[in-house]
The part of an RNA shown here (large-subunit ribosomal RNA, domain I) has 490 nucleotides and comes from a Pseudomonadota bacterium.
Context: one part of a larger RNA
RNA sequence: GGCAUCUGGUGAAUGCCUUGGCAUUGGGAGGCGAGGAAGGACGUGGCACACUGCGAAAAGCCAUGGGGAGCCGUGAGCGGGCUUUGAUCCGUGGAUAUCCGAAUGGGGAAACCCCACCGUGAGGUGAUCACAUGCUGAAUACAUAGGUGUGUGAGGCGAACCCGGGGAACUGAAACAUCUAAGUACCCGGAGGAAAGGACAUCAAAAGAGACUCUGUGAGUAGUGGCGAGCGAAAGCGGAUGAGGCCAGUGGCUGCUUCUAAAUAACCGGAACCGUCUGGGAAGGCGGGCCAGAGCGGGUGAGAGCCCCGUACGGGUGAACCGGGAGCAGUCCUUGAGUAGGGCGGGACACGAGAAAUCCUGUCUGAACAUGGGGGGACCACCCUCCAAGCCUGAGUACUCCCCAGUGACCGAUAGUGAACCAGUACCGUGAGGGAAAGGUGAAAAGAACCCCGACGAGGGGAGUGAAAAGAACCUGAAACCGGAUGCCU
Numbered sequence: 001g002g003c004a005u006c007u008g009g010u011g012a013a014u015g016c017c018u019u020g021g022c023a024u025u026g027g028g029a030g031g032c033g034a035g036g037a038a039g040g041a042c043g044u045g046g047c048a049c050a051c052u053g054c055g056a057a058a059a060g061c062c063a064u065g066g067g068g069a070g071c072c073g074u075g076a077g078c079g080g081g082c083u084u085u086g087a088u089c090c091g092u093g094g095a096u097a098u099c100c101g102a103a104u105g106g107g108g109a110a111a112c113c114c115c116a117c118c119g120u121g122a123g124g125u126g127a128u129c130a131c132a133u134g135c136u137g138a139a140u141a142c143a144u145a146g147g148u149g150u151g152u153g154a155g156g157c158g159a160a161c162c163c164g165g166g167g168a169a170c171u172g173a174a175a176c177a178u179c180u181a182a183g184u185a186c187c188c189g190g191a192g193g194a195a196a197g198g199a200c201a202u203c204a205a206a207a208g209a210g211a212c213u214c215u216g217u218g219a220g221u222a223g224u225g226g227c228g229a230g231c232g233a234a235a236g237c238g239g240a241u242g243a244g245g246c247c248a249g250u251g252g253c254u255g256c257u258u259c260u261a262a263a264u265a266a267c268c269g270g271a272a273c274c275g276u277c278u279g280g281g282a283a284g285g286c287g288g289g290c291c292a293g294a295g296c297g298g299g300u301g302a303g304a305g306c307c308c309c310g311u312a313c314g315g316g317u318g319a320a321c322c323g324g325g326a327g328c329a330g331u332c333c334u335u336g337a338g339u340a341g342g343g344c345g346g347g348a349c350a351c352g353a354g355a356a357a358u359c360c361u362g363u364c365u366g367a368a369c370a371u372g373g374g375g376g377g378a379c380c381a382c383c384c385u386c387c388a389a390g391c392c393u394g395a396g397u398a399c400u401c402c403c404c405a406g407u408g409a410c411c412g413a414u415a416g417u418g419a420a421c422c423a424g425u426a427c428c429g430u431g432a433g434g435g436a437a438a439g440g441u442g443a444a445a446a447g448a449a450c451c452c453c454g455a456c457g458a459g460g461g462g463a464g465u466g467a468a469a470a471g472a473a474c475c476u477g478a479a480a481c482c483g484g485a486u487g488c489c490u
Stems, first nucleotide, its partner, number of pairs: 001489009015475001016440002020411002022408007029400002031157002039100003042055003046078002050074002061094006070082003105114003115126004128154009161192001162190005172179001176226001202209002213240005223231002244392003247336001251332010267315003273288005289306002291295001297309003341365008351377001372387005427434002447474001450462004
C1' cells in the first nucleotide's frame, strides 16, 4: 500500500408523517370607495426585535346577545393584574380611527412642507368636472360668453366572465404579396351579478313554424378559397328554459310607508363499556355487555360506535336583507324621414366583388305612407310571408378575487402553489423585472440537578430522566467520502 471482515465519523437518500398545496362538486356572495377604499407609512405593550391586532380613546372603548371558569395574542420569562358584581372568548350594532394614497385648500422627491376663512376653544370648511337651480355679467343695445352661490352626483380600486371603440406580428401557406395567424394578443371606454340578445319589415316553401339565449345534431355537409394553405354556415330535428309588455292610463319602472311568510349568527341539547392479559402506555388480544335517525371524521401514551371533540336528529332572539300584499309619490314614450332605397369608397355576414342577395355607413343623393312598404341570395313576374326607421323585459348561459360544506385510483417536503417554515421574503438588477433555500426530540420537557477534565470555554466523562438518548447540529439514518481494529498478501 492492497483486499476482506468488523467498528466508527461524515453525509443526507430512503421509509413513515403532515400544519400546506392541487383538482373538483353543491350552496352562498358577486363588490369596496369623498361617511375617504384597495394598498401602505408611522405608531401602539410595564420590559417589545418580528408577526398578529389596533390607531394618540392605539393587542384596545361602549351597548347588546351567547357563554360559564378561567384570562392578560404568537410568547414560553420577569414584574404586575383581571375574573361568578360573570372576565377572557364568540355573534351583532356602535365609538375612535395619526399620515400617505382617487387624495380633493395650495405644493410635493407618497407617508412631508405651506396657507386662508369661521369659531373664545374643541373643532370645522376650502379640489375638479357634470347636471339642476339662483345671482351677476363683457366686447355689444337686447343677449351670449364669462364669473359666482346652493343642491345632487361622479372620480379610485377589484380575479375572471360581458358589451363596445381601436387593433398587431411571429407563424402557416414547406419561399411570398391576396389569404392565414385573428378580430387573437394588446390598448382604451363602459356595465352587471351576470352581460349581451329578445317579442319577427324572422324563417320556410305550396306544408307550415312562431321572441331571445344556451346546447346536441345537422356537418367538416352546403359553400367559400393564390378553389392553395385554409376558412366554414343555416334551415330542420332533439333538449335546457319559457313571458311577454308599453307609447297617456284599470299600464311599466323607481322610491317611500305599512302588513306579512320563510330562512339565517354566536351558541345549546344530543345515545351507549366494563373486566382481564401483554405492554412505558390499551383504543390491541381474550371474555362479557350496550347504543344506533348517531359505525362521517378527528383526538386521547399502539388500532376506541359506547373516554374527549363531534356526528344523526332537534332547538335558537331581534334588526337588516330578500320574497309576497296594500297605499302614496315621482317618472316614461305620440306608431317612428334626411329614414328605406340608390351612386362612390370601405366594413360585417362561413361567403376574398363574385351572378352577390342581406346588414352597417364616410361621402353625394333620396321615396312611398297600408289603395302602402320590406323580404323570399343578381334581376323580373306570379305567389307566399312579414310590417323597418320608438322603448322595456325574468329564466335557461359565462365566470370565481372571496365565504361555507364536501369529495379525490391528486402531491407528500428536489413532490404539491414560487411559498407547509415570518415568501413574493432573503438576495440580484439603475429599472421593468428576476427570485431562492429552509418541515419532523419525546406520549409528556420529564430539555439532563449534582460531580470531574477543560479557559468561569467549546467539547467530553460520570450521574440522573425516559419505553428508548431519541440530547436539542435532536425520528429513521442508505451511498459516495474519511478513519480505527483484526486477518491475509506485497

The source organism's lineage runs through Bacteria, Pseudomonadati and Pseudomonadota. It matches the Rfam family "Bacterial large subunit ribosomal RNA".